[in-house]
């Protein structure tokens, strides 16, 4: 210098182009307890960035950024 895969809470991982982006542990507040943990129970929190298609984009499609990874 070419290609290829991926980028979603705080972490790990989900969501045929169509419901309010779902869960797990972690954080927070309740309730329980002598105080904690364990249990239950609310809640908070996320589609990397910038354009395109389209009625509708987390999802196709182009550019940028990172991060793996192949070849010379």
């Nucleotide at each position: 210098g070419c290609c290829c895969u991926c980028a979603u809470a705080g972490u790990u991982u989900a969501a045929c182009g169509g419901a309010c982006a779902a869960a797990a542990c972690a954080c927070a507040g309740g309730c329980c307890u002598c105080c904690g943990g364990a249990g239950c129970u609310u809640g908070a929190a996320a589609u990397a960035c910038a354009g395109g298609u389209u009625c509708g984009a987390u999802u196709c499609c182009u550019g940028u950024u990172g991060a793996g990874g192949g070849c010379a």